Source information
Predicted 3D model of a 1470-nucleotide RNA (small-subunit ribosomal RNA) from an uncultured bacterium. It matches the Rfam family "Bacterial small subunit ribosomal RNA". The prediction has a mean pLDDT of 85. The RNAcentral record of the sequence draws on ENA and Greengenes.
[in-house]
């Protein structure tokens, strides 16, 4: 400090998600120790059982017990603690907290210091005894009795009131302090001690600490919570308190607070701090420190210095418990400890030895406060499982291309050590005299012995680490992209590595990365985001110049910011570290004080530039109202006139003989204004256009008198806002939802057409939205220009601005810098600033539910949440595709010529049958294809039989010397099986090798068994199309462009020209092989011209020609015109056998189709090994209701059939072609020459030409059949081909459709060859005859290049939208129901205070008495807690049905959209 992830690929944009720290954690494996520390985050649920708060006999009676001069132990009275301490976080959004003040408005028990003082008197009561009730818990009577317990009363230092002088202070209402006068106002003369003295009491002042009130600031969420409030605000009196104050009351007045967010709803203790961050934030608020709060719920008050009290009391309400049913007891959010709850959180230990605290004079007793032990790896920190040696390197185990190579000095061995462990000895600081729970503990010394001690996670990228097996879109992984469908580094498991290491991983959680809420430090033209537009309040912000202040700002100081926490200290103590102690620093805050004045603010003054007013011009569809006017459509009228009009892509419906369309006359009506017209004008924005008048509104310029910051921009607020739409009343001529028809279609509830109401027109009133867009907020100010246009001024020249200059304001259009991701903007910025406003924060769910405002409705508006994806979006780029657009080309069309589809047969496919009808190939590119040839073989299939190291290869062992070969016999369908005769190997060191064969065990042979989607080779196609590409250099942020585009040619990216490009490869061409002239060389088996000969080129002879195979020559747009740019290149001619790549092959770029082929061959993996291998016979591949394709014969006369006979090329023969003679009507048989071929033979070449048939199923066609028979073969039944005689089917030229061909080409004729025993209508060659068309590129198909759109890239056979059906999911509405809450009225009233009574009851004091003061019980009043009742709100469960929404490998209908998406889209509304 980043990294993955949208795309084919790229840059942006934007989520999602990782990598780090961190935790009171919990889960899984695993676990050796020692130190610090930590530990119910849920159920503030509900508790057995112990213990946590007592002490004083020196307060006081009394009772008891002992060792009886005296100690001691307790029950009640009584003082003093219980209000701390411990423990929770329910409840509080402020009666709390945190910081900083403030009480002149206050309180104090224990302490401390000062001053004083304690005189004189009483009547009771517990508790003991005695009696009564009760089951208890208690509870009443009676008598007695102390005290520091209660009471009366005298002092009056002093307190307190009221009142005078006096000084001092204070912002203030005031206070303080010193004197006098007056009223008034107190107690325990206790306690212990021989005693000194100790303790305790009463008042008053003061301290200290501690508490109470009370201000300013500061710290959650929410406006779908916008008004709130009646003790509410203030005042006066008055109670009330320790003390202010509506804290409480009566009365008076009507106020208080609220957008700076009141009220309200929801969370929530608060801080010092913790955690993360570079900070600035952010998120938390456990231990430990301070504050508040709570104590079972809920209310209350009593004591007391302090409570309305955790282990006090009264009431209530829920819950447990004991009961004798009559009544009673209880509250672990103290420490242990159960029970529940949950993922989850410890002993019913030990001591008061140390720290503190409570009582006591003390001794001392208490203390689950504490200090210690236990138990949890729950953190952090330290330590340890051992250390040296120790092989080119055991085993084992993993892998392997079988050599190896990994584990790996690792082990094994050798030689050491003793941390931890164990064993025994010794021993401590904590304690300054005594006291030690921990604890025989840290620590220290000796033994003993490598002895006791290592896992977890991960290894496709992010992210460090790889092999192998198995699995086989199954199991199963996954934090995200995403693995996994037989070769998985991604799933288990192994072997090996990689990370940490007494832990490591996963869950959860918070920061961080995230600049992803942007203050530091985003953003809004297209990516999410500029309100439709003005006017404008608050608020924000705001021009010169002076001058005062000194609020904000800066700068010194002073308090304060508890500790503890961070940082820092070459600080300290525990061996070290964590830990602890100490000191510094900070604690970035606040509050006070003193200056300082540049800014900003305030307040006071002047000032013209911002803005506005004025004079005097101007432009114009600015707006409202009237009133006007001509064209055209539509109707009515009336005329002429006649058979049709209308409409479409074609059609109808529609209107017409009762006169339509046309055409003229003439009236009606209602809408809208053509040319002018413009990138023109106006306006704030929707908007605004015929013409005149009124009446208004802004705006531009000139001039420089006025006013003197009077600006801007605006949250809320108001107004204006197209189109549709809604109410009332009009109007309606032509459009024209909705409707009807007629097309159109598979359907057509559209597109088209006839028709046609609402609406469109006015008036008044709503509605308030639009792709309301310049998808661009308002204002100012600055920043090259060029060219045009609107309305104005100026200047210059002039006869006159029409041409020129200059300026101001608007409208454009290019373009510089700058900007933007790019596209693009670019003085009308998106540039460079400043102010102010709105709004956005991943796609969907959704601009929707609910709420709330509007509105008649329709619906506006303001606005989510659950769930769900990992992307969605945006701008370029390069391809593909388009029922885009330009430009070319192809037998692609067209324009000929022949065909296919219709027939028979053939030949292949499909399908259907079969034991098997083996397999492959499937649009063009499967389908006379592999197969250049299935009777058996082939052969891979079926069926039967048979062999198991094998029919085939290699190694070992044995036997034999042969085997091999020939002959042969039985059984058998054969394969085999069991036999018999003949014949009997070769070198040698003689050991023996070679050979062969038999036999045995194993290695292994074998597989046409499966993946062509695991390959190689080789094919096929696009395509013999012109194209594919690199280097380097320039462009671009990148992908990429340029180059290879442009402008010309060409078959071609072939060439020229131009150009940021300059070269260069593959690929075109050309080089090779054929045919087409020549020349030359050779001359046999080829040729004859001359010369002989001969039936015969048959011989002699001879190479001149043919001809035949070898070298070369020729053609290159080379000349010539002419055109084009003077190019390249076209046209036309010349020459020449051939003339513009002369014809034909051959050769096929980068690639594409996972394209074909595991059955040519090879080949990884997988499968079978007495079978899926190998052998034999048979059988099938030849089946046929059918249907496609490739072919062949034919429908005839350009012809059949007779007959006659002339001309080729290329082949091909020895297991072979086979003259030649005879036989046989023939295929063909028998005999037989020639010939390893320019020689001999296949072999006759056939269209061809002459006769004849004369349009008909025929003398056409020949299928199908029946007899005979030839060939070839071991063998023609299934299932060959051929020959003769009979037989003589369909067929009369073929529908929709659809092939092939451009010159020696199509069409037609034959001929050869491979394949082979034999089969050819198929294939590959060869000749012979030998035409017809092309005007053209508008369409069909294919392709090449340039564009262009584009939601596509598996690339249109693409991509998608929506109903409908099925699963799952979440969620709104919903008759209701159920619960929490929160308000308001009433009603009820418990304890409890407070008021009032108080006729009953009383001890302390007055009174002689009777009585009085005084109290106390009862009553009553109004507060009031739970409860009741109602009625409201607001939340949350449940709900029959519902509504829509998400999501789901392979339903169903269509085809909206993406290309002009086949009606351009899209917005708003019905």
């Nucleotide at each position: 400090a980043g990294a993955g992830u949208u795309u084919g690929a790229u840059c942006a944009u934007g989520g999602c998600u990782c990598a780090g720290g961190a935790c009171g954690a919990a889960c899984g494996c695993u676990g050796g120790c020692g130190g610090c520390g930590u530990g119910c985050c849920u159920a503030a649920a509900a508790c057995a059982u112990g213990c946590a708060a007592g002490u004083c006999g020196a307060a006081c009676g009394a009772g008891g017990c002992c060792u009886u001069u005296g100690g001691c132990c307790u029950a009640g009275u009584g003082g003093c603690g219980a209000a701390c301490g411990g423990c929770g976080g329910a409840g509080u959004a402020a009666u709390a907290c945190a910081u900083a003040g403030g009480c002149a408005a206050c309180g104090u028990g224990c302490c401390c210091c000062g001053a004083c003082g304690a005189c004189c008197g009483g009547g009771a009561u517990a508790g003991c005894c005695c009696c009564u009730c009760g089951a208890a818990a208690g509870a009443g009577g009676g008598a007695u009795u102390a005290a520091u317990a209660c009471c009366g009363g005298a002092u009056g230092u002093g307190g307190c009131c009221a009142c005078c002088u006096g000084u001092g202070g204070g912002c203030a209402u005031c206070c303080a302090c010193a004197g006098g006068u007056g009223a008034u106002u107190a107690a325990a003369a206790c306690g212990a001690g021989u005693a000194a003295u100790c303790g305790g009491c009463a008042u008053c002042g003061g301290g200290a600490g501690c508490g109470g009130c009370u201000u300013g600031u500061g710290g959650c969420c929410u406006a779908u919570c916008a008004g709130c409030u009646u003790g509410u605000u203030g005042g006066u009196g008055g109670g009330g308190u320790a003390a202010u104050g509506g804290c409480c009351u009566a009365c008076c007045a009507a106020g208080g607070c609220u957008a700076c967010g009141a009220c309200g709803g929801g969370u929530a203790g608060c801080u010092g701090g913790u955690c993360u961050g570079a900070g600035a934030g952010g998120a938390c608020g456990a231990c430990c420190a301070g504050c508040c709060c709570g104590a079972c719920u809920g209310g209350g008050a009593c004591u007391g210095a302090g409570a309305c009290a955790c282990g006090g009391c009264c009431c209530a309400g829920a819950c447990u418990c004991c009961u004798a049913c009559g009544g009673g007891a209880g509250g672990c959010a103290g420490c242990a400890g159960u029970u529940g709850g949950g993922a989850a959180u410890c002993u019913u230990g030990c001591a008061c030895a140390a720290u503190g605290g409570g009582c006591g004079a003390a001794a001392g007793c208490c203390u689950g406060a504490u200090g210690c032990a236990g138990c949890g790896a729950c953190g952090c920190c330290g330590c340890g499982u051992g250390g040296a040696g120790g092989a080119c390197g055991a085993a084992g185990u993993c892998u392997c291309u079988c050599g190896g190579g990994a584990u790996g000095u690792a082990a094994a061995c050798u030689c050491c050590u003793u941390u931890u462990g164990c064993c025994a000895g010794g021993a401590a600081a904590g304690a300054u005299a005594a006291u030690g729970a921990c604890g025989g503990u840290a620590c220290c010394u000796g033994g003993u012995g490598a002895a006791u001690a290592a896992g977890c996670c991960c290894c496709g990228g992010c992210u460090a680490a790889c092999u192998a097996c198995g699995u086989g879109c199954c199991a199963g992984c996954a934090g995200c992209c995403g693995c996994g469908g037989u070769a998985a580094g991604a799933c288990g498991u192994a072997g090996g590595g990689g990370g940490c290491g007494a832990g490591c991983g996963u869950u959860g959680u918070c920061c961080g990365g995230a600049u992803u809420u942007a203050c530091u430090g985003g953003g809004u033209g297209u990516a999410a985001a500029g309100a439709g537009c003005g006017c404008g309040u608050a608020g924000g912000c705001g021009g010169u110049c002076u001058g005062u202040u000194a609020a904000g700002u800066c700068a010194g100081a002073a308090g304060u910011g508890a500790a503890a926490u961070c940082u820092c200290c070459a600080g300290g103590g525990c061996u070290c570290a964590a830990c602890u102690c100490g000191g510094a620093a900070a604690c970035u805050g606040c509050u006070u004080u003193u200056g300082a004045u540049a800014c900003u603010g305030a307040c006071a003054g002047a000032c013209u530039u911002g803005a506005g007013u004025g004079u005097c011009g101007g432009a114009g569809a600015g707006g409202u109202a009237a009133u006007u006017g001509g064209a055209a459509u539509u109707c009515c009228u009336g005329g002429u006139g006649u058979a049709g009009c209308g409409g479409u892509g074609a059609c109808a419906u529609g209107c017409a003989u009762u006169g339509a369309u046309a055409u003229c006359a003439g009236g009606a009506g209602g809408a809208a204004c053509a040319c002018c017209c413009a990138u023109g004008g106006c306006g704030a924005a929707g908007g605004c256009a015929g013409a005149u008048u009124a009446c208004u509104g802004g705006c531009c310029g000139a001039c420089a008198a006025c006013u003197g910051a009077c600006g801007c921009u605006g949250a809320g607020g108001c107004g204006c806002g197209a189109a549709a739409g809604c109410g009332u009343g009009g109007g309606u001529a032509g459009c024209a939802a909705a409707c009807a028809g007629a097309a159109u279609u598979a359907g057509a509830u559209a597109c088209u057409c006839u028709g046609g109401u609402a609406g469109u027109c006015c008036a008044c009133g709503c509605c308030c939205u639009a792709a309301a867009c310049u998808a661009u907020g308002g204002a100012u100010a600055c920043u090259a220009g060029a060219c045009g246009u609107c309305a104005g001024g100026g200047g210059u020249a002039u006869c006159g601005a029409c041409c020129c200059c200059c300026u101001u304001g608007g409208u454009g259009u290019c373009g510089c810098a700058g900007c933007u991701a790019a596209c693009g903007c670019a003085u009308u910025a998106a540039g460079c600033a400043u102010c102010c406003c709105g709004c956005c924060u991943g796609g969907g769910g959704a601009g929707u539910a609910c709420g709330g405002u509007c509105g008649c409705a329709a619906g506006a508006u303001u606005a989510a949440a659950a769930c769900u994806c990992a992307a969605a979006g945006g701008a370029a780029u390069u391809g593909a595709c388009g029922g885009g657009g330009g430009c070319c080309c192809g037998c692609a069309c067209a324009a000929g010529c022949g065909g296919u589809g219709g027939a028979g047969c053939a030949u292949g496919u499909g399908g259907u049958u079969u034991a098997a009808u083996u397999c492959g190939a499937a649009g063009c590119a499967a389908c006379g294809c592999g197969c250049a040839g299935a009777a058996c073989c082939u052969u891979a299939c079926c069926u039967a039989c048979c062999c198991u190291u094998g029919a085939c290869a290699u190694g070992u062992c044995u036997u034999g010397g042969a085997u091999c070969g020939g002959u042969u016999u039985c059984a058998g369908a054969g394969a085999u099986g069991a036999g018999a005769c003949c014949u009997u190997c070769u070198c040698u060191u003689c050991g023996g090798a070679g050979c062969c064969a038999g036999g045995a065990a194993c290695a292994c042979a074998g597989g046409u068994g499966c993946u062509g989607c695991a390959u190689g080779g080789c094919u096929g196609u696009c395509g013999u199309c012109a194209g594919c590409u690199c280097g380097u250099g320039u462009c671009g942020u990148g992908a990429g462009a340029u180059g290879u585009u442009g402008g010309g040619u060409u078959a071609a990216g072939u060439c020229c020209c131009g150009c940021a490009a300059c070269g260069a490869g593959c690929g075109c061409a050309a080089c090779c092989c054929u045919c087409g002239c020549c020349u030359u060389u050779a001359g046999u088996u080829g040729c004859c011209a001359u010369c002989a000969u001969u039936c015969a080129g048959u011989u002699g002879g001879g190479c001149a020609c043919u001809c035949u195979a070898g070298a070369g020559g020729g053609a290159c747009u080379g000349c010539c015109g002419g055109u084009g740019a003077u190019a390249a290149g076209c046209c036309g001619g010349a020459g020449g056998a051939a003339g513009g790549u002369g014809g034909g092959g051959a050769u096929g770029a980068c690639g594409u189709c996972a394209a074909g082929u595991c059955c040519u061959c090879a080949u990884g993996g997988c499968c079978c090994u007495u079978a899926c291998g190998g052998g034999u016979a048979g059988g099938g591949c030849u089946a046929c209701a059918c249907a496609c394709g490739u072919g062949c014969u034919a429908c005839a006369a350009u012809g059949g059939u007779g007959g006659u006979g002339a001309c080729a090329g290329a082949g091909g023969g020895c297991a072979g072609c086979g003259a030649g003679g005879c036989c046989g009507c023939g295929a063909g048989g028998c005999c037989a020459a020639g010939c390893u071929a320019a020689u001999c033979c296949c072999a006759a070449a056939a269209a061809g030409c002459c006769a004849u048939c004369u349009c008909a199923g025929u003398u056409c066609a020949g299928a199908u059949u029946g007899c005979a028979c030839u060939c070839u073969g071991c063998a023609a039944c299934u299932c060959g081909a051929g020959u003769g005689c009979a037989u003589g089917a369909a067929g009369u030229u073929g529908g929709a459709a659809u092939c092939g061909c451009u010159a020696g080409u199509a069409a037609u004729c034959g001929c050869u060859a491979a394949u082979c025993a034999g089969c050819a209508g198929g294939u590959a060659g060869c000749g012979g005859u030998g035409a017809a068309u092309a005007c053209g590129u508008u369409c069909c198909c294919g392709g090449g290049c340039c564009u262009u759109g584009u939601a596509c890239a598996c690339a249109c056979c693409g991509c998608c939208c929506g109903u409908c059906a099925c699963a799952c999911c979440a969620u709104g509405g919903g008759a209701g129901u159920u619960g929490g809450u929160c308000a308001u009225a009433c009603c009820u009233u418990a304890a409890g205070a407070c008021u009032g009574u108080g006729a009953g009851c009383u001890a302390a004091c007055c009174g002689c008495a009777a009585g009085g003061a005084g109290g106390c019980a009862g009553c009553a009043g109004g507060c009031c807690a739970c409860g009741g009742u109602a009625u409201g709100g607001u939340c949350a469960g449940c709900g029959a049905c519902u509504g829509g929404g998400g999501u789901g490998a392979a339903g169903u209908c269509g085809u909206a959209a993406c290309a002009a998406g086949g009606u351009a889209a899209c917005c708003g509304u019905a």